[in-house]
Context: one part of a larger RNA
RNA sequence: GAGUAGCGAGAGCAAGGUGAGAAUCCUUGCCGCCGAAAAUCUAAGGUUUCCUGAGGAAGGUUCGUCCGCUCAGGGUAAGUCGGGACCUAAGCCGAGGGCGAGAGCCGUAGGCGAUGGACAACUGGUUGAGAUUCCAGUACCACCGAAAGUCGUUUGAGCGAAGUGGGGACGCAGGAGGAUAGGCUGAGCGCGCGGUUGGUAGAGCGCGUCGAAGCGUCGAGGGAGAGCUGGUAGGCAAAUCCGCCGGCUUGCUAAUCCUGAGGCGUGAUCGGGAGGGAAAAUAAAGUACCGAAGCAGCUGAUUUCACACUGCCAAGAAAAUCCGCUAGCGAGACUGUAGGUGCCCGUACCGCAAACCGACACAGGUAGAUGAGGAGAGAAUCCUAAGGCGAUC
Numbered sequence: 001g002a003g004u005a006g007c008g009a010g011a012g013c014a015a016g017g018u019g020a021g022a023a024u025c026c027u028u029g030c031c032g033c034c035g036a037a038a039a040u041c042u043a044a045g046g047u048u049u050c051c052u053g054a055g056g057a058a059g060g061u062u063c064g065u066c067c068g069c070u071c072a073g074g075g076u077a078a079g080u081c082g083g084g085a086c087c088u089a090a091g092c093c094g095a096g097g098g099c100g101a102g103a104g105c106c107g108u109a110g111g112c113g114a115u116g117g118a119c120a121a122c123u124g125g126u127u128g129a130g131a132u133u134c135c136a137g138u139a140c141c142a143c144c145g146a147a148a149g150u151c152g153u154u155u156g157a158g159c160g161a162a163g164u165g166g167g168g169a170c171g172c173a174g175g176a177g178g179a180u181a182g183g184c185u186g187a188g189c190g191c192g193c194g195g196u197u198g199g200u201a202g203a204g205c206g207c208g209u210c211g212a213a214g215c216g217u218c219g220a221g222g223g224a225g226a227g228c229u230g231g232u233a234g235g236c237a238a239a240u241c242c243g244c245c246g247g248c249u250u251g252c253u254a255a256u257c258c259u260g261a262g263g264c265g266u267g268a269u270c271g272g273g274a275g276g277g278a279a280a281a282u283a284a285a286g287u288a289c290c291g292a293a294g295c296a297g298c299u300g301a302u303u304u305c306a307c308a309c310u311g312c313c314a315a316g317a318a319a320a321u322c323c324g325c326u327a328g329c330g331a332g333a334c335u336g337u338a339g340g341u342g343c344c345c346g347u348a349c350c351g352c353a354a355a356c357c358g359a360c361a362c363a364g365g366u367a368g369a370u371g372a373g374g375a376g377a378g379a380a381u382c383c384u385a386a387g388g389c390g391a392u393c
Stems, first nucleotide, its partner, number of pairs: 012030006031390004039370003045350002049348001050074006059067002079140002081346004086117002091112003097106003121138005141342004148335004158329002163325004171312004177305003182299005188209006210271002214266005221259004225250008234242002275290002313316001356365002372384004
């Protein structure tokens, strides 16, 4: 320079409280903003920022009694959620091996590696802070296994591959159908309220009108023909399995098998529920506790049946779980009630943001899921619900 520029998109006002001190902290009322978001869940990332008590030097673009700040104490509970004890993709590592002055490079067998496959739990309650983890109720999975049952010991019970076959197993677009979630309406049902007026007990006003997994049953629809038998040179050995070649029966209106959302019943004599609502010492109230109705009609998905169907060309992973087959093992074995066992890591909190990436409490950036009502073709736009904010002079 200069007490100058600036104080980073934006709505606050009032009363009460606390306090040495209040425009800024707390509470209440009114007002305003977002509402395909400025709400909710969650991945990455952050790593204690979460909760409680205390504090005010510094950080906070002002203030501060307040804070994502300082100090102290506390908080993350799992057989089923996510990951590992399962599988593989790109890619990476790589015994032997090949190559290379050296360092090393490539690569077989093999392994690692999710963003994919496989795989058993739901509803409610609870804390100051955790919950599909704790608690209540009701389930499911794997393994062990008293009891009980069944079968077998060469005329072979049972187990059984890392081998072999099936399966897993897959693109995109379009349209139609079923179903559900959700929503709306109701002179239905339940609870509560109730007139100061010209008029109000009225067809009045307000609020609410639910429930999972599991188990049982039915099943819109979709897909494949199914069963028996003979042969067999293929499936790197074998095979009763698969494939191939025949025969018979049945079906092609359909049978049989597989798949399948959802409905109904149960779960539920339970939970939740508008609302009602105490007592209390020295401290804890809309707390403890009680608890009604729960139907009908309309609408209707971007969800699901399901890449199922049809069409198209650019022709759309792998492996394991799983189901067969044998090789092989084989004298006791299988099923399995009651009962029992169930390891390691993550789990707080932020997560379109003041907690992540941007040197900042920065008008920028940040994958996925849910995403209501009125008007509307609509997730546009405007106004609102639930919910969240009033953005730090």